[in-house]
Context: one part of a larger RNA
RNA sequence: CUGGGCGUAAAGGGCGUGUAGGCGGAAUGGUAAGUCGGGUGUGAAAGCCCUGGGCUCAACCCAGGAAGUGCAUCCGAAACUACCAUUCUUGAGGAUGGCAGAGGAGAGUGGAAUUCCCCGGUGUAGCGGUGAAAUGCGUAGAUAUCGGGAAGAACACCAGUGGCGAAGGCGGCUCUCUGGGCCAUUACUGACGCUAAGGCGCGAAAGCUAGGGGAGCGAACGGGGAUUAGAUACCCCGGUAGUCCUAGCCCUAAACGAUGGGCACUAGGUGUGGGAGAGUUUGACCUCUUCUGUGCCGAAGCUAACGCAUUAAGUGCCCCGCCUGGGGAGUACGGCCGCAAGGCUAAAACUC
Repeated sequence: CUGGGCGUAAAGGGCGUGUAGGCGGAAUGGUAAGUCGGGUGUGAAAGCCCUGGGCUCAACCCAGGAAGUGCAUCCGAAACUACCAUUCUUGAGGAUGGCAGAGGAGAGUGGAAUUCCCCGGUGUAGCGGUGAAAUGCGUAGAUAUCGGGAAGAACACCAGUGGCGAAGGCGGCUCUCUGGGCCAUUACUGACGCUAAGGCGCGAAAGCUAGGGGAGCGAACGGGGAUUAGAUACCCCGGUAGUCCUAGCCCUAAACGAUGGGCACUAGGUGUGGGAGAGUUUGACCUCUUCUGUGCCGAAGCUAACGCAUUAAGUGCCCCGCCUGGGGAGUACGGCCGCAAGGCUAAAACUC
């Protein structure tokens, strides 16, 4: 010496589930595969190393010795790993009781707003739009206003620095079905655990196929009006796909905490969501303790700095993924997937 890393420099897989594999709690006894000690055999010669010697020295050469990571076999040790047997309860699971929640799927339903070749009333010359205008709409009666009807989409206030979910994500109300979490008590099982290459499933928006739907919004439309030197834009008037629903695809993202998962340990302060207990009180409230989540500020420590700091980027262990100068390039080729769009995997020449 036997790599160093991954919040922002290159680098955490978008997320989950789980197969192989890797790793794995406490006690006793046993075995002896790994491990350790010793013996024997082997480990050709030459070379390297040591001792002595021969060429005047050296290089070179000769003789002897030592060494030789290793392998085989025998004897032995039994702490650790492994295996076998028995046992344990703290990890994990489970039982009972309770709690919160926009967690998911389906069905139904409500009000405000918007729009409408829809109907009716009042009413008359403008409305609309902008920096200013114009296109546009309006005497076939608009805009405004009142009443009625229809349609689609989204759910103001509550709303939070709040909650739930593995992630994507989830917000009117009610019902049905259904997943997960937290707390308290704890008979029970007895290591049943952690991680996870492949695999499988989920996965915003846009996009695709078929059918429906279409109020508002709105890519495209070199649409129309403005602006401008021009204006393939920003602004205005329109407007198709789409946005919505059903079924099936697509599988990407600044899929972000730009921070993989698990366990343990390491000062505190303060806010907030859920639960339990104690004190006080008639009770609410309040105070304290504790578990769990979510924020802010900070000690030690870490960091290139910024910052992180019991929700770690601190201190350790286990498992997976990934990085290895910039460009070429997340491209070509091949393979797999896709209806397509394209996705996944993934170079090299050359060049700086």
Predicted 3D model of a 352-nucleotide part of an RNA (small-subunit ribosomal RNA, central domain) from an uncultured delta proteobacterium. Rfam family: Bacterial small subunit ribosomal RNA. Its mean pLDDT, the model's own confidence on a scale to 100, is 86.